Record summary
RNAcentral holds the sequence, with entries from ENA and MGnify. Predicted 3D model of a 75-nucleotide RNA (transfer RNA) from a Candidatus Saccharimonadia bacterium. RNAcentral records the identical sequence in 2 taxa. Lineage of the source: Bacteria > Bacteria candidate phyla > Candidatus Saccharimonadota > Candidatus Saccharimonadia. Its mean pLDDT, the model's own confidence on a scale to 100, is 83.
RNA sequence: UGGGGCGUGGCCAAGCGGUAAGGCGUCUGAUUCUGGCUCAGAAGAUCCUAGGUUCGAAUCCUAGCGCCCCAGCCA
Numbered sequence: 001u002g003g004g005g006c007g008u009g010g011c012c013a014a015g016c017g018g019u020a021a022g023g024c025g026u027c028u029g030a031u032u033c034u035g036g037c038u039c040a041g042a043a044g045a046u047c048c049u050a051g052g053u054u055c056g057a058a059u060c061c062u063a064g065c066g067c068c069c070c071a072g073c074c075a
Stems, first nucleotide, its partner, number of pairs: 001071007010024003018055001026042005048064005
């Protein structure tokens, strides 16, 4: 430098045009002598950034940023 993949709550992770599942963790409560386990409930995501398309974008397009893989170049 070229090609490809990925970027979604603190962490993992679904979604594939109609305004975001689930798990772990956190908090509150129940249970317990206490803790753990278990059960019930709650909070938390401008979806990497900036534009564009669309009535409507996490999703499609463009550019950029970051990470990973492959190839090439220089030394």